[in-house]
Context: one part of a larger RNA
RNA sequence: ACUGCGCCUUCAAGAUGCUGGCAAAAGGCCUUCAAUUCGCCCGUCUUGGAACACGGACCAAGGAGUCUAACAUACGUGCGAGUACUAUGGUGGCAAACCAUUGUGCGCAAUGAAAGUGAAGGCUGGCUUCCGUCAGCUGAGGUGGGAUCCGCAAGGAGCACCAUCGACCGACCAUGUCCCUUCGGGGUAAAGGUUUGAGUGUGAGCAUUUAUGUUGGGACCCGAAAGAUGGUGAACUAUGCCUGAAUAGGGCGAAGCCAGGGGAAACUCUGGUGGAGGCUCGUAGCGAUUCUGACGUGCAAAUCGAUCGUCAAAUUUGGGUAUAGGGGCGAAAGACUAAUCGAACCAUCUAGUAGCUGGUUCCCUCCGAAAUUUCCCUUAGGAUAGCUGCAACCGGUUAAGAGUUUUAUCAGGUAAAGCGAAUGAUUAGAGGAUUCGGGGACGGAAUGUCCUCGACCUAUUCUCAAACUUUAAAUGGGUAAGAACCCGGGGUUGCUUAAUUGAACCCUGCGGUCGAAUCUCGGUUGCUAGUGGGCCAGUCCGGGUAAGCUGGACUGGCGAUGCGGGAUGAUCCGAACGCUGAGUUAAAGUGCCUAACUGCUCGCUCACCUAGAUCCCACAAAAGGUGUUGGUUCAUCCAGACAGCAGGACGGUGGCCAUGGAAGUCGGAAUCCGCUAAGGAGUGUGUAACAACUCACCUGCCGAAUGAACUAGCCCUGAAAAUGGAUGGCGCUCAAGCGUGCUACCCAUACCUCGCCGCCGGGGUAGAAACGAUGCCCCGGCGAGUAGGCUGGCGUGGAGGCCCGUGACGAAGCCUAGGGAGUGAUCCCGGGUAGAACGGCCUCUAGUGCAGAUCUUGGU
Numbered sequence: 001a002c003u004g005c006g007c008c009u010u011c012a013a014g015a016u017g018c019u020g021g022c023a024a025a026a027g028g029c030c031u032u033c034a035a036u037u038c039g040c041c042c043g044u045c046u047u048g049g050a051a052c053a054c055g056g057a058c059c060a061a062g063g064a065g066u067c068u069a070a071c072a073u074a075c076g077u078g079c080g081a082g083u084a085c086u087a088u089g090g091u092g093g094c095a096a097a098c099c100a101u102u103g104u105g106c107g108c109a110a111u112g113a114a115a116g117u118g119a120a121g122g123c124u125g126g127c128u129u130c131c132g133u134c135a136g137c138u139g140a141g142g143u144g145g146g147a148u149c150c151g152c153a154a155g156g157a158g159c160a161c162c163a164u165c166g167a168c169c170g171a172c173c174a175u176g177u178c179c180c181u182u183c184g185g186g187g188u189a190a191a192g193g194u195u196u197g198a199g200u201g202u203g204a205g206c207a208u209u210u211a212u213g214u215u216g217g218g219a220c221c222c223g224a225a226a227g228a229u230g231g232u233g234a235a236c237u238a239u240g241c242c243u244g245a246a247u248a249g250g251g252c253g254a255a256g257c258c259a260g261g262g263g264a265a266a267c268u269c270u271g272g273u274g275g276a277g278g279c280u281c282g283u284a285g286c287g288a289u290u291c292u293g294a295c296g297u298g299c300a301a302a303u304c305g306a307u308c309g310u311c312a313a314a315u316u317u318g319g320g321u322a323u324a325g326g327g328g329c330g331a332a333a334g335a336c337u338a339a340u341c342g343a344a345c346c347a348u349c350u351a352g353u354a355g356c357u358g359g360u361u362c363c364c365u366c367c368g369a370a371a372u373u374u375c376c377c378u379u380a381g382g383a384u385a386g387c388u389g390c391a392a393c394c395g396g397u398u399a400a401g402a403g404u405u406u407u408a409u410c411a412g413g414u415a416a417a418g419c420g421a422a423u424g425a426u427u428a429g430a431g432g433a434u435u436c437g438g439g440g441a442c443g444g445a446a447u448g449u450c451c452u453c454g455a456c457c458u459a460u461u462c463u464c465a466a467a468c469u470u471u472a473a474a475u476g477g478g479u480a481a482g483a484a485c486c487c488g489g490g491g492u493u494g495c496u497u498a499a500u501u502g503a504a505c506c507c508u509g510c511g512g513u514c515g516a517a518u519c520u521c522g523g524u525u526g527c528u529a530g531u532g533g534g535c536c537a538g539u540c541c542g543g544g545u546a547a548g549c550u551g552g553a554c555u556g557g558c559g560a561u562g563c564g565g566g567a568u569g570a571u572c573c574g575a576a577c578g579c580u581g582a583g584u585u586a587a588a589g590u591g592c593c594u595a596a597c598u599g600c601u602c603g604c605u606c607a608c609c610u611a612g613a614u615c616c617c618a619c620a621a622a623a624g625g626u627g628u629u630g631g632u633u634c635a636u637c638c639a640g641a642c643a644g645c646a647g648g649a650c651g652g653u654g655g656c657c658a659u660g661g662a663a664g665u666c667g668g669a670a671u672c673c674g675c676u677a678a679g680g681a682g683u684g685u686g687u688a689a690c691a692a693c694u695c696a697c698c699u700g701c702c703g704a705a706u707g708a709a710c711u712a713g714c715c716c717u718g719a720a721a722a723u724g725g726a727u728g729g730c731g732c733u734c735a736a737g738c739g740u741g742c743u744a745c746c747c748a749u750a751c752c753u754c755g756c757c758g759c760c761g762g763g764g765u766a767g768a769a770a771c772g773a774u775g776c777c778c779c780g781g782c783g784a785g786u787a788g789g790c791u792g793g794c795g796u797g798g799a800g801g802c803c804c805g806u807g808a809c810g811a812a813g814c815c816u817a818g819g820g821a822g823u824g825a826u827c828c829c830g831g832g833u834a835g836a837a838c839g840g841c842c843u844c845u846a847g848u849g850c851a852g853a854u855c856u857u858g859g860u
Base pairs, nucleotide, nucleotide: 041056042055043054044053057860058859059858060857061856062855067217068216069215070214071213072212073211074210076208077207078206079205082106083105084104085103087101088100089099090098091097110117111116121138122137123136124135125134126133127132141165142164143163144162145161148157149156150155167200168199169197170196171195172193173192178187179186180185220359221358223356227349228348229347230346231345232344238323239322240321241320242319243318244317245316246315249281250280251279252277256273257272258271259270260269261268262267285310286309287308290306291305293304294303325341327337328336362793363792366789367788372385374383375382376381386531387530389527390526391525392524393523394522395521400520401519402518404517405516406481407480408479409478410477416471417469418468423465424464425463428460430458431457432456435455436454437453438452439451440450441449442448485512486511487509488508489507490506491505492504493503495502534558535557536556537555538554539553540552541551542550543549563574564573565572578756579755581753583751584750589745590744591730592729593728599742600741602739603738604737612732623717624716625715627714628713629712630711631710632709633708634707635706636705644701645700646699647698648697650674651673652672656668657667680695684693685692757783758782759781760780761779762778763777764776765775794849796846797845798844799843800842801841802840804839805838806837813833814832815831816830818829819828820827821826
């Protein structure tokens, strides 16, 4: 100096409440219309729906967890070692109610397959040889926790229940005294067991009410394809039989016959006659090929037109008759069997069953999931555990607990690392006396010499491992951080010891005062719904070329969830929600659309196939660029570089070989010397070969920086697709683009805060004091929600009660831009209409609430 807090004084604003004034249409309320901003259609199955998934035109009325039996749990009530009821009888004004007696159910005893057996013990005394028996008294265990009670305290007693030890009963195992014995065995005392029971251990049940749950019943409602039993049909149509009926007019011209001719004859030729035929053209009839014509809410649930097939026969047809449902009939198509046929129709069993689809009706408050484990002829389903809710009980700040940290300690073999460490893989040389294999030289040969290639050995070197490892994390996991402890004394024991030694347990003490941090209410029991299709992201793994693919782990989300941002969006970023006012931020933003700086600072970028522009995310790579901007390294340079202009660029020599030729420059091998400032046995052009020009190299003029390689920012190339098109659009260029930094600003249901509502927790309050201790007053925290659970309420029909009420001076119902109460379901009042019944409160009861079901019926 600033800020915060407290106190005093003064000033201002001030909700609600109380009171007063003004006030009857207004700044209140209701309705309608218009505009702006935001806003996708409900229900449903689903991981996920606004969906190009399904249901849904509109209105009214109807329409779906009920009743019963059994069981389980909780609560209430009655009686209680009992309880309840039937039957019979009695009493009674009675079919009610009451009483008595027996009976029955459940309970009061279990255990075992059964025969069967069958629920402490102690002391004293009498009798008795012992075993035992009788009487009396006593008696329901120990330890730890423990409601509660006593007590000033220290301390003591200690229910239920829990843990643990012991006792008793039955079964089982083992042992075996005594008695009996038909010698097989049977009975039984005492004392045992690490076995076993749905037992005992001074009862707790029975009946009933309500609620919830489970199971059987039609079992929340609607819905099959099927199955069974008994019947009815051959008026359609299939086929057989009986008896009737019907079928123009032509063509072709079989057999037989006649006449004439030929012939020895058999026979044959010609012309007629004749009138056969599952023959032919074609009408009626019967059928139905094509137009894939008309029609296609038709004339018609199969028709009409033209065209077409057949038309004396396996023809067409009337009537009668026969064959019937796993049956018929079939010139066979699974065709036909009354508009029904790969098994007709009708009734019944039958409300058949459905692990499947659809639907399932009022409100508010509080809590609130799972898509996982195990099993199942299990994978569209169940059971089981988990997760949820409700109820009850116990304790409550030296106690108890924890998705945390610390300290101590334990287990581990992942990441990393290692391979001149083991195992396995693997590159490269180097050095090797002996040894092994191949090749070679010398040699006739050698277990000779030498050279060489490999194996092998030695010291190194390069690179690796999910199923390698010496080493070895981080994170994570277990345990501990004390009163149920420590110390001292004593006791018991069938265990243990040589041993009252130890071990375990028990008893005891004027004994010890709490043994890291932080945070917090914790524990127990009973019943129990839903779930048991999951999906996404980050990280870590398996499969796969990959996937909006598939399978896992951990955490967090979505599912079940809105809000701000990402233009749009289940899952991304921020942040989770009672109803409002004020303030402030997060993420994301601040040219305009669009609230907020065309802010500041420093760089970069120009992109005609016109660039770029914010997580997930709606893509782009390798490779290039003398586009531009930085950087690194190495060179050159005032002893004058680079670039530019100019001069020189020689001699031995036409070097050697090769060539038809080759003189610097077709080709090959070499590539020196001299003179120089410098000049290659030659960088290109060129010639047949020379020549000529040029370059390297040197010099002059000039006067200050220059060259090369690499690297990374932006930009460019790389970069092609089907409707026209998307940084969200417009547009933007010292940006409104990209990168860096800094102020300011904008707004979420987040944070802070006034008030109000609800829920939960805590505290206070008694002279009994209307409502009302279920009250009143005060304080604090919290409020998302699908499936699902519990509580409290609203509404409907009926019954009982309250000697409560309304009503022809107008009940109910219906209508209502009239007023009001409640978070809401809903309720009250006014007005209109209407014309005879209706309501409140306390109980009881139920065929009790509709938007959906291709719901049902009616209407539009």
Overview:
This is a predicted structure of an 860-nucleotide part of an RNA (large-subunit ribosomal RNA, domain II) from Heterosigma akashiwo. The coordinates come from a structure-prediction model, not an experiment, and the mean pLDDT is 80. The RNAcentral record of the full RNA draws on ENA. Lineage of the source: Eukaryota > Ochrophyta > Chattonellales > Chattonellaceae > Heterosigma. Its Rfam family is "Eukaryotic large subunit ribosomal RNA". The family is grouped with related families in Rfam's "LSU clan". A reference for the family is Yusupov et al. (2001), "Crystal structure of the ribosome at 5.5 A resolution", Science.